[in-house]
């Protein structure tokens, strides 16, 4: 350091997401060992039990143990028992010091609580230190104690003894207090210090081993504490006003001490936009994780401060508490109770229960450290040391090394060859960490010996044995390292984000494997980072989110030249602080590392001092260029006001004049015969002001248009006498502010929302017409918004040019004009800016002020609250929720009821059909046991089929088969092959006789059953896994490359532009030069001519010959036949062109401008067709989804639709063959001349010929006749009957003939095809498949032969160019609201139900305080009662904030709901 998601793709905006660290964590799977740390984050919830603060006998009195001495009694003669005298362990009480320290937790608390700096001259400090002093000599008490009582307990009364270091008076008194006098130095104000006089005033205690503790009192230090100020310290203006001790004053109480702290009185202040006040939310900090820093988050663990102690009060005692393990009261809640009343506060170590996702032992020890009392010894010490739990974390070690290829088994792919897992294991050799045993065994202990160790027989050292005991979790599409097989089949699941999953899933489950990390690893949650995504450092507003609609100006921010001062910011020095830990470098200590120690930097600040004096400020003088004011001057729809106008619209009167006017795509409403329209003349009324007129003028914007007059505002020019920074921005306020709208009065021609008729349409509540009413005008008042736009806030200064326009000045010239200048309005460009289009001295370039705003999209400019407004309605303005995108330039397609240009039988001009009838094919549908599958718009439907009776055939029905119907390959065995026949069946199949014996000396080979192995077999799926092959656009003229060149880039150019052209075919032009696949040309048939060849074609000339006949000799000249060339190129001419090329009844020529036809299909589209043509990957059937056989079906039939075939007839039918003329093919199970026989289909005979030889052959036309417009002499279906022929076999189901039958149709609605020349159309012939034939199809072949093309406006389809676009699956696109569902949040709402603050009234415990006549006391004083503050309960009426409600408003979200078509393209009314 960045990645990933918006687009077909691009650049950029812009959110989401991702990779990093990190936790007092949690779960989920797993789990050797060890150091070091670390552990209730929730319920400041509720606590059983033990423990956590005592200790002093050297303070006092009492008791008074062991033991000792001396006595006495028993007797068991060394015991017990008693007595006295020591003795003095122990300790209830009195007293004394500590229980304010440690230890715990964070509820409160937005504040002098906290950091941090200062001040106290406004204070106080037990023990400790230093100095100075001094402790005389008295008194009354009162627990313990003893009797007596009361109570269930707790506890407690009367009474009578006692002692102190307990209590009180007295002396003594100062450098101490207070008073007051004078002095002296000092201070930023009040003042302070020192030294002195004079008054008053206050002290003490003892104890003891006699070391030394201890007491009083003063002055000073050190310790710790209290006050006060300066700056900082979260969020919410949808919280803007707060405040009565409230803000200062005076005098008093108070307190360690200042002070409204308290009170009295007296003024009426004080705080607030630099956020008072209210809400909310939080204990602050050293520091901690995170960052590259700025910064953002966060206060566990260790440290400091500060707060709390069950909830509120409250005081006392003390140096010190308003006091965790003290009272006291009240409340809440547990417990005991004998119901009379007590007792209790783990937020102290353990520990229980709750809550929770979740957080340890009721351990040992005072060894150390360190507190607390004691002279001590010591006692106390859940502080602390240590152990136990927990991978919660950090850092450290091991589970084995080396050696070993037949690459073993096995697993797991697999093209079956292999490949990996894999030197990995096996196997050898070996070393011994760490657990594990066993012997040793510290430091930590201080102080000379000696004693003293919880931890602990722990660390640590030595030995012993042996791979033995020690691995797992995640992931594996992309980001993101790491891939294949099955199983599944929008199921099941996964997903951080993008997304994966509909039958071959590297995404889902498992497996192999592989990558990561490793005693962990993976989620989760939180927080920084990534994020320059709130931008101080670091961001932006024309179009992406974002300039207020506009001025004026307040506050405030920023401000021109010079000189001087000063020193607030500002800069440099020093000096103080900025605890300690941490962190960061050195360096040491545990074997290392985490740890831990020791110097050091650091602690970016805050204060105090000393200096600069550029720049800012601050005080001063001063200048003119910025601003301003003066004279002159012109220009202008600037503004109000009154006044005049004239054209036109409507109406009103009158004339003429008639029959229709109006109006529209086309009508129709309406007007008009009661006279419209149309004219002329006259008159009323509003409104607005043609032409001038103009990217002209003017205004701040909004806006402003006839003329004239009055009253005003701005602006610009010259010119330099005047003032002398007097500027500029502008939060808030005020002003002005289109058009709808609203009040109130007017006025109303024309126009027009609503409305109402007509049209339109599926509807049409609408575009359209016909009416018409609010309004559009004035007056005066309100509203205040607009795509209120240059979508660009304003000032100010700099930056190349060119060119026009308006309105000034100057200079030149006789003019026309020319040069130079100042403000405006324009277009065009350099440089720079932009994401790009674009902007570009009128910037969106460079810079600086100030103001305003913006931070994904939707909810939503909505809700709520608040201000405004008469009301519409405006200002100001969330959340919840829900999407991963919205979105701005620009590319490159597709499209468009855009736009140009051009092509095609596209259309239009013709001809001749489809569509109506009958047949006959093929399809849909039906129907069946099956009617086997495919093709389905254009590109399926006479299509795969170019031949379904059986076969084919896959389809159904039935009967068999399973080494299998067929074929390979081995093995064994049998038998030559083969034939013949016999029974049973429908057949296939089954059974059975009989004949027969192969080549070879031989091994053995061959053929045919039989067995047995191994390979089958499937027209079973998926054309959306594919190959191949084919359709289509389209034989349309495009698709692309490389190099340069433009573009940030997608991409452009090149291929655009003019002419051409069948054509991206050429020519010209040119930041393009050039290829390449297509186009063309090269093949092939036909047309023409040459040369070769000359049989089976030919026959001129020369011979023969017949009834004729190239029918024979010859010939190859012609004709054909069939090989080779050769011809045509716009090549000549004229005309137009630049040229390419085009025109020409031009010339020549067999063909002239691509002569005609064919094969040839570019880069692609259709997931286009086709697994049933054939291949071939996956999945599926194996006595069957194989396979053989017999019959059926595929041919079915109310119907629909495609191709066709014959027809309706006189350009025709039918007869009579009277004479006819092809080409291209085809023939051996054939093709069949020719006789014969039928009427005929055909048969029976029979020659020729695998073919330029023989066969198979022409219709139409033409000649003649005849029908004479009818359902016929068109028409041929259908039906009868009777044959003929293929074949095993014509019933379902052939084809052909003959004889009778004679449907239906008289030229086809809307619609719709083919075709532009040897074609349309008509006429026959041939093939291919094939036994036959459902062919009227298909594929070829010739005869006979038209019509029309004005043109490109429309229909259709391409092709180029170019425009919009919100489409890119690309218009068969996109996409918007209503309803109707489900689901989630949310507004509002009669109301209900709660929460903490806060108020006034009632009442008040404790408890100080103040007061006080009875009671008590000698008396100090005290009870008592009263009175005051006052927790707390009670009551009120509000505010503010939460839950919760029928019902009710919208709003989101949800593959395939209705209804419409608004938008996006001129979206079809922009």
């Nucleotide at each position: 350091a960045g990645a990933g998601u918006u687009u077909g793709a691009u650049c950029c905006u812009g959110g989401c997401u991702c990779a990093g660290g990190a936790u007092g964590a949690g779960c989920g799977c797993u789990g050797g060992c060890g150091g070091c740390g670390u552990g209730c984050u929730u319920a400041a919830c509720a606590c059983a039990u033990u423990c956590a603060a005592g200790u002093c006998g050297a303070a006092c009195g009492a008791a008074g143990a062991a033991g000792a001495u001396c006595g006495g009694a028993g007797c068991u003669u060394g015991c017990u028992c008693u007595g006295a005298u020591c003795g003095g362990a122990u300790u209830a009480g009195u007293g004394g010091c500590g229980g304010a320290c440690g230890g715990g937790u964070g509820a409160g608390u937005a504040a002098c609580g906290c950091g941090u700096g200062a001040g106290u001259a406004a204070c106080c400090u037990g023990c400790c230190u230093g100095c100075g002093a001094g402790a005389g000599g008295g008194g009354g008490a009162u627990a313990a104690c003893a009797a007596c009582g009361g109570g269930a307990a707790a506890c407690u009364g009367u009474u009578g003894c006692u002692a102190a270091u307990a209590c009180c008076g007295c002396a003594u008194a100062a450098c101490g207090c207070a008073u007051c006098g004078a002095u002296u130095c000092c201070g930023c104000a009040u003042g302070g210090a020192g030294a002195u006089g004079a008054u008053g005033c206050c002290a003490a205690a003892g104890g003891g081993a006699a070391a030394c503790c201890g007491c009083u009192u003063g002055c000073a230090g050190a310790u710790g504490g209290a006050c006060u100020c300066g700056c900082g310290u979260c969020u919410g203006a949808u919280u803007a006003g707060g405040u009565a001790g409230u803000u200062g004053g005076u005098g008093a109480g108070g307190u360690a001490a200042c002070g409204g702290c308290u009170c009295a009185c007296c003024a009426a202040g004080c705080c607030g936009a630099c956020g008072a006040u209210c809400a909310g939310u939080a204990g602050c900090c050293g520091g901690a994780c995170u960052g590259a820093g700025a910064g953002g988050u966060u206060g566990a663990a260790c440290g400091g401060c500060c707060a709390c102690a069950u909830u509120g009060g409250a005081a006392c005692u003390g140096a010190g508490a308003u006091a965790c393990g003290g009272u006291c009261c009240a409340g809440a809640c547990u417990c005991c109770u004998a119901c009379g009343g007590g007792a209790g506060g783990c937020a102290g170590c353990a520990g229980u229960g709750g809550g929770g996702a979740a957080u340890a032992u009721u351990g040992g020890g005072c060894u150390a450290u360190g507190g607390g009392c004691g002279a001590a010894a010591g006692c106390c010490u859940g502080a602390c040391c240590c152990a136990g739990c927990g991978a919660c974390g950090c850092c450290g070690c091991g589970u084995g090394a080396a050696g070993g290829a037949a690459g073993a088994a096995g697993g797991c792919c697999u093209u079956c060859g292999g490949g990996u897992u894999g030197u990995a294991a096996a196997c050898u050799u070996u070393a011994g960490u760490a657990a594990g045993c066993a012997g040793g065994g510290a430091a930590g202990a201080a102080g000379a010996a000696a004693g003293u160790g919880a931890c602990g027989g722990u660390a640590c050292c030595u030995g012993c044995a042996g791979a033995g005991u020690a691995a797992g979790c995640c992931a594996c599409g992309g980001c993101u390292a790491a891939c294949u097989a099955c199983g599944u089949g929008c199921c099941a699941g996964c997903a951080g984000c993008c997304g994966c999953g509909g039958u071959a899933a590297u995404a889902c489950g498992u497996a192999g494997g592989u990558g990561g990390c490793g005693a962990g690893c993976g989620u989760u949650a939180u927080c920084c980072g990534g994020a320059a995504u709130u931008a101080c450092u670091g961001g932006g507003u024309g179009u992406a989110a974002a300039g207020g609609g506009u001025g004026u100006g307040u506050a405030g921010g920023c401000g021109g030249g010079a000189c001087u001062u000063c020193a607030a910011g500002u800069c440099a020095g020093a000096u103080g602080u900025g605890a300690a830990a941490a962190u960061u470098g050195c360096g040491g200590g545990c074997u290392c590392a985490a740890c831990c120690c020791g110097c050091a930097a650091c602690c970016u600040g805050c204060a105090u001092u000393u200096g600069a004096a550029a720049c800012u400020g601050a005080g001063g003088u001063u200048c003119u260029u910025g601003a301003g004011a003066g004279u002159c001057g012109g220009a202008g729809a600037g503004g109000u006001a009154a006044a005049u106008g004239g054209a036109a619209u409507u109406c009103c009167c009158g004339g003429u004049g008639u029959a229709g006017c109006g109006g529209u795509g086309a009508a129709a409403u309406g007007c008009g015969u009661a006279g419209a329209u149309a004219u002329c003349g006259g008159g009323a009324g509003g409104a607005a002001c043609a032409c001038c007129a103009g990217u002209g003028g003017c205004g701040a914007a909004g806006g402003c248009g006839a003329u004239u007059u009055a009253c005003u505002g701005g602006a610009c020019g010259a010119c330099a006498a005047c003032u002398g920074a007097c500027g500029c921005u502008g939060a808030g306020a005020c002003a002005c502010g289109a058009a709808a709208g609203c009040g109130c009065g007017g006025g109303g021609a024309g126009c027009a929302a609503a409305c109402a008729g007509g049209a339109u349409c599926a509807g049409a509540u609408a575009c359209c017409c016909u009416g018409g009413u609010a309004g559009u005008c004035c007056a005066c008042g309100c509203a205040g918004u607009a795509a209120a736009c240059g979508a660009u806030g304003a000032a100010u200064a700099c930056u190349a040019a060119c060119u026009g326009u308006u309105c000034g000045g100057a200079g030149g010239g006789c003019g026309a004009c020319c040069u130079c200048u100042g403000a405006g309005u324009g277009g065009u460009a350099a440089a720079g800016c932009g994401a790009a289009a674009g902007c570009g001295u009128u910037a969106a370039g460079u810079a600086u002020u100030c103001c305003a705003c913006c931070u994904g999209g939707g909810g939503a400019g909505u809700a709520c609250g608040c201000c405004g407004g008469c009301a519409a309605c405006g200002g100001u303005g969330a959340a919840a929720c829900u999407c991963a995108a919205a979105g701005g330039a620009a590319u490159u397609g597709a499209c468009g009821g855009g736009g140009g240009c051009c092509c095609g039988c596209a259309c239009a001009a013709g001809c001749g059909g489809a569509g109506g009838a009958a047949c006959a094919u093929g399809u849909g549908g039906u129907u069946u046991a099956a009617u086997u599958c495919g093709a389905u718009g254009a590109u399926a439907c006479g299509c795969g089929a170019g031949g379904a009776a059986c076969c084919u055939u896959a389809c159904c029905c039935g009967g068999g088969c399973u080494c299998a119907a067929a074929c390979g390959u081995c093995g064994g065995g049998c038998g030559a092959a083969u034939c013949a026949u016999c029974c049973u069946g429908a057949a296939a199949g089954g059974g059975g006789u009989g004949a027969g014996c192969c080549a070879g000396c031989a091994a053995u080979g061959g053929c045919g059953g039989c067995c047995g192995a191994c390979g089958a077999g499937g027209u079973g799926c998926u054309g959306c896994a594919u190959g191949g092959u084919u359709g289509u656009c389209g034989u349309c003229a495009g698709c692309u490359c490389g190099u340069g060149c433009c573009g940030u880039g997608a991409g452009g150019u090149g291929u655009c532009g003019g002419c051409u052209u069948a054509a991206g075919u050429g020519c010209c032009a040119u930041a393009a030069c050039g290829a390449g696949c297509g186009c063309a040309a090269c093949c092939c048939c036909c047309g023409c001519g040459u040369c070769c060849a000359g049989u089976u074609g030919c026959c001129a000339g020369c011979g023969a010959u017949u009834g004729a006949a190239g029918u024979c000799g010859g010939g190859c000249a012609c004709u054909c036949u069939g090989g080779a060339c050769g011809g045509a190129c716009u090549g000549c001419c004229g005309g137009c062109g630049c040229a390419a090329g085009c025109c020409g009844c031009g010339a020549g020529g067999a063909a002239g401008g691509c002569g005609g036809g064919g094969a040839u299909g570019a880069c692609g589209u259709c997931a286009a067709a086709u697994c049933a043509g054939c291949a071939c990957g996956g999945c599926c059937c194996u006595u069957a989804c194989g396979u053989c056989c017999g019959g059926g079906g595929c041919g079915a039939c109310a119907c629909a639709c495609g191709u066709g075939u014959u027809a309706c007839a006189a350009u025709g039918g039918c007869g009579u063959g009277g004479a006819a003329c092809a080409g291209a093919g085809g023939g051996a199970a054939g093709c069949c001349a020719c006789c014969u026989g039928g009427c005929g289909a055909c048969a029976g005979g029979g020659a020729g010929c695998g073919g330029a030889a023989c066969c198979c052959g022409a219709a139409a036309a033409c000649a003649c006749g005849u029908c004479u417009c009818a359902g016929u002499u068109c028409g041929g279906a259908u039906u009868g009957g009777a044959g003929u022929c293929u074949g095993c076999a014509a019933c379902u189901c052939g084809a052909c003939u003959c004889c009778a039958u004679g449907a239906a149709g008289c030229u086809g609605g809307a619609u719709u095809c083919g075709c532009u020349a040897g074609u349309a159309a008509u006429c026959g012939c041939g093939c291919a498949u094939c036994a036959g034939c459902c062919a009227u199809g298909g594929c070829g072949c010739g005869g006979u032969g038209a019509a029309u093309a004005c043109g490109u406006u429309c229909c259709c389809g391409g092709g180029c160019c170019u425009u919009g676009u919100a489409c890119a699956c690309a218009c068969c696109g996109c996409c918007c609201g209503u309803c109707a569902a489900g689901c989630c949040a949310u507004g509002g709402g009669a109301g209900c139900c709660g929460g903490g603050a806060g108020u006034g009234c009632c009442u008040g415990a404790a408890g100080g305080c103040c007061g006080u006549a009875a009671c008590c006391g000698c008396a100090a004083g005290g009870a008592g009662c009263g009175g005051u503050c006052a927790a707390g309960g009670g009551u009120a009426a509000g505010a503010c904030u939460g839950g919760u409600g029928a019902c009710u408003g919208g709003g989101g979200c949800u593959a395939a709901g209705u209804c419409g078509u608004a938008a996006c393209a001129a979206g079809g009314u922009a």

The RNA shown here (small-subunit ribosomal RNA) has 1470 nucleotides and comes from a metagenome. Model confidence (mean pLDDT): 83 of 100. It matches the Rfam family "Bacterial small subunit ribosomal RNA".